[in-house]
Context: one part of a larger RNA
RNA sequence: GCCAGCGAGUUGCUCGUCUGCGGCAAGGUUAAGCGAUGAGUGGAGCCGAAGCGAAAGCGAGUCCGAAUAGGGCGACAUAGUCGUAGGCGGCAGACCCGAAACUGAGUGAGCUACCCAUGGGCAGGCUGAAGCGAGGGUAAGACCUUGUGGAGGGCCGAACCGACCUAGGUUGAAAACUGGGCGGAUGACCUGUGGGUCGGAGUGAAAGGCUAAUCAAGCUCAGUGAUAUCUGGUUCUCUCCGAAAUAUAUUUAGGUAUAGCCUCGGAUAAAUUGCGUUGUGGCCGUAGAGCACUGUUUGGCUAAGGGGGCUUACCAGCCUACCGCCGUCAGGCAAACUCCGAAGACCAUUAACGUUUACUCCGGGAGUCAGUCGCUGAGGGAUAAGCUUCAGCGUCGAAAGGGAAACAACCCAGACCGCCGGCUAAGGUCCCUAAGUGCGUGCUAAGUGGUAAACGAUGUCCAGAUGCAUAGACAACCAGGAGGUUGGCUUAGAGGCAGCCAUCCUUGAAAGAGUGCGUAACAGCUCACUGGUCAAGUGUUCGGGCGCGGAAAAUGUAACGGGGCUUAAGCUAGUCACCGAAGCUGCGGGUGCACAGUUCCUACGGGAUCUGUGCGCGGUAGGAGAGCGUUCCCAUGCGAUUGAAGCGGCGGCGUAAGCCAGCCGUGGACGCAUGGGAAGUGAGAAUGCCGGC
Numbered sequence: 001g002c003c004a005g006c007g008a009g010u011u012g013c014u015c016g017u018c019u020g021c022g023g024c025a026a027g028g029u030u031a032a033g034c035g036a037u038g039a040g041u042g043g044a045g046c047c048g049a050a051g052c053g054a055a056a057g058c059g060a061g062u063c064c065g066a067a068u069a070g071g072g073c074g075a076c077a078u079a080g081u082c083g084u085a086g087g088c089g090g091c092a093g094a095c096c097c098g099a100a101a102c103u104g105a106g107u108g109a110g111c112u113a114c115c116c117a118u119g120g121g122c123a124g125g126c127u128g129a130a131g132c133g134a135g136g137g138u139a140a141g142a143c144c145u146u147g148u149g150g151a152g153g154g155c156c157g158a159a160c161c162g163a164c165c166u167a168g169g170u171u172g173a174a175a176a177c178u179g180g181g182c183g184g185a186u187g188a189c190c191u192g193u194g195g196g197u198c199g200g201a202g203u204g205a206a207a208g209g210c211u212a213a214u215c216a217a218g219c220u221c222a223g224u225g226a227u228a229u230c231u232g233g234u235u236c237u238c239u240c241c242g243a244a245a246u247a248u249a250u251u252u253a254g255g256u257a258u259a260g261c262c263u264c265g266g267a268u269a270a271a272u273u274g275c276g277u278u279g280u281g282g283c284c285g286u287a288g289a290g291c292a293c294u295g296u297u298u299g300g301c302u303a304a305g306g307g308g309g310c311u312u313a314c315c316a317g318c319c320u321a322c323c324g325c326c327g328u329c330a331g332g333c334a335a336a337c338u339c340c341g342a343a344g345a346c347c348a349u350u351a352a353c354g355u356u357u358a359c360u361c362c363g364g365g366a367g368u369c370a371g372u373c374g375c376u377g378a379g380g381g382a383u384a385a386g387c388u389u390c391a392g393c394g395u396c397g398a399a400a401g402g403g404a405a406a407c408a409a410c411c412c413a414g415a416c417c418g419c420c421g422g423c424u425a426a427g428g429u430c431c432c433u434a435a436g437u438g439c440g441u442g443c444u445a446a447g448u449g450g451u452a453a454a455c456g457a458u459g460u461c462c463a464g465a466u467g468c469a470u471a472g473a474c475a476a477c478c479a480g481g482a483g484g485u486u487g488g489c490u491u492a493g494a495g496g497c498a499g500c501c502a503u504c505c506u507u508g509a510a511a512g513a514g515u516g517c518g519u520a521a522c523a524g525c526u527c528a529c530u531g532g533u534c535a536a537g538u539g540u541u542c543g544g545g546c547g548c549g550g551a552a553a554a555u556g557u558a559a560c561g562g563g564g565c566u567u568a569a570g571c572u573a574g575u576c577a578c579c580g581a582a583g584c585u586g587c588g589g590g591u592g593c594a595c596a597g598u599u600c601c602u603a604c605g606g607g608a609u610c611u612g613u614g615c616g617c618g619g620u621a622g623g624a625g626a627g628c629g630u631u632c633c634c635a636u637g638c639g640a641u642u643g644a645a646g647c648g649g650c651g652g653c654g655u656a657a658g659c660c661a662g663c664c665g666u667g668g669a670c671g672c673a674u675g676g677g678a679a680g681u682g683a684g685a686a687u688g689c690c691g692g693c
Stems, first nucleotide, its partner, number of pairs: 001693003005689002011092003015089010027047003033041002051058002061073004095233002098230001102223006113197009122187001124156003127152001131148006160184003164181005199215001201211003236627006246259005260368002262365006273358001274355005279349004284344001288340001289338002294334003298330004305323002307320004371396001373394008401412003416589004421585003427579003430563003436576001438575002442571002449565001455549002459546004464541005476533005482506003487501003512527001516525002590617008599608003628682001630679010646666005651660003
C1' cells in the first nucleotide's frame, strides 16, 4: 500500500416540552406491596378543575393603597390526564477516537549523582624543594661551593580515565560508534564489592544536570470513558423545499445567546393582506450648481487705521513703487458651507393590471455569526495592492451547460429523464474547428491589429480658416544686392557683423547704417530685397480618423491559442445569411402541488385509484416525506439430501436502495414469503483497530 473483518446520535430517568395514535374525561392515573412473572387487588401519591399576595391571609377575586380612586396579576370559561411511538431539550461519559496535565497508592539508586565501609590499580623516563654531611667564609652569623637527600593537585609518556579537532557513519557494525590526531596519568586520581539517600523528593565542583535508552518533576496501576469553545471521522436510496457568513451582547472575537434568513404543522379563507409596474399625493438635501450664510481665496478701484520719510515747542501739516478693515467690480474653492437642487430612494394611496396568499400570527426542528470577486458611490492607503472598511446590485459560495486558448466570482444561460429532431443567446463563420475566403463603404502599411505615458515628428486620410499666385506665386537656376559711409561713440583696432546710441538721406527694378559665416582690423562668401528663365499651384494655422518613435530580463519564437493573414483572415460604419448551450421548442416518459371529473372504500370527517388541465422539479449547511436492505422474535403459509444457506458465473426485472419468473457449477443442512414486533441495522476515508498478502 491493497484485500477481508470490526468501527461512531445509544441507553436509563414516576425529568421537561411538542406532534401522531389510543383509552377515559371535569376528571385522569395508580406506586411499592399482595397475587401464579396472570387476571385482579392496592387511591398512598401525582397532574388537572382558582387565583392573588413575600406572608399572615382572603377568594372570582386578590395585591399595593387611607380609598368604595387608580393600576398589576387573574376570573367572566373550558380540557385534561394516562399510555404508546417519534422530534428536541435536561441530568448522566451521552455520536466516536485523541491530549499537554491533576490527584492517590505503590515501585525503582543492578544506569547515573553524591556519601559511608572495605579492597585493588598506576610501564618507563625526567626534574631535583626542605633537611643533613663536608669544604670555604665570619668575631659569631648570614652567605658561597660541593655531596647526600628525594619533595611536588611537578615534567614527558603506556596501562587506566577522559572526549578538544577532523573524516567516516547517519534505513549505522553501534538508539552516540570507528579511524587519525588530542587532554589527565601520585591525584579534588581511577576502580571492584557491600551499604545509604527518591518523586515537589533525592543527589548535584550548578549543565535544570542525573535519578534504569524516560526528567522544568521518574515509572506502574487506579480516580478515568479526566476535560478538550480544538482537529479528524461519522456507514443504504429516492422525493419536496432550501439558507447564512448580518444586528445586538459577551474575559467576546475561529465560541455562545436572542433576533434576522430556511423548513414543517396549525390559524385567519377573505380582507382596501404581500410583492411588481403604472397613476396620484407626500418626503429628502445627495449629484450638479452656487457664494445669500460659515470659512477660505486672486487681482483692480476706493479707503478707516497703521508703518516709513520730511517738517515740527505743542497742536497740526506734507509725501509715500509699504501694509490695509469696510465698501465695490471681476474671478475661484469646501465631507463637517447652502440662496438653490435633480435622477432616484423611501412612505402613503380611493385606483388599474399582473402574481398558485406569495402576507400576518402561533407552535416543532434547524443551520448560519471566517465570506468572495465584479460593477457603481464613498472612507482609509499613494484617486497603490488578488489591500482594507461600509452602502447598492449581481455572481460564486450552494450552479452544471456555451463563450472568454486554458481560467470559482467576467459575458450568455439556471441541468427531472430519454431522442442520430428544430430555433436561437453570448461568441463566432481561411485551416486546426461547427458556420461567409459573403456583399457594398472608407481607413491602416505599422504584422499596427496581436501591451503602456508625458512628450516628439514634412507618416497618411478627411474637414475648416487664412497668405501669396497666369499683372506668373513657391522651389531651383542666371544676374544685381549700390552711393553718402570706415554713421556716431567706444577702442590698440571696431570698416554692416565685440559692445553702446541712432537707424537717416540718395540713385534705382531692388539693396538693412545690415541675416549668418569670416578677418587682428579690412578683404572675401552669403542673406534680406529686385529683375530674368520656367509654368501652376504654393505657404501658414486650427480640428478630426488611423498609424510612427518613446518601448530593456533572464532555457527558446513566447505580448494573436497556433498555422497563417495586407482593396485583409486588421480597423470603421452598414447589410444579408449561417454556426452556436443542458436556454427555447418538437416527440415520448417520470414525479410534486393545485383544480376538475371517474371508480372503490368509509367510522360520513374523509381516504385510495385512474383520467384531464395548469404551474413546477440545479442545489451545500439544514428541515420535511416515502422507501430498500441486514440480524433476531411472534403469527400464518411455504421450500429443502430428487440438495437449504453461502460462494462463482449466466440471464432477466425495477426510478434508486435493490430484486429473482429462472439456468449452470461448487457446497452439504437448513432456508424463505406475508403481517406484526425489537435492534449490537448498511463503511472508503478517522496518520482508525485486527488479520492476511
This is a predicted structure of a 693-nucleotide part of an RNA (large-subunit ribosomal RNA, domain II) from a bacterium. It matches the Rfam family "Bacterial large subunit ribosomal RNA". Gene Ontology terms of the family: ribosome and structural constituent of ribosome. The prediction has a mean pLDDT of 85.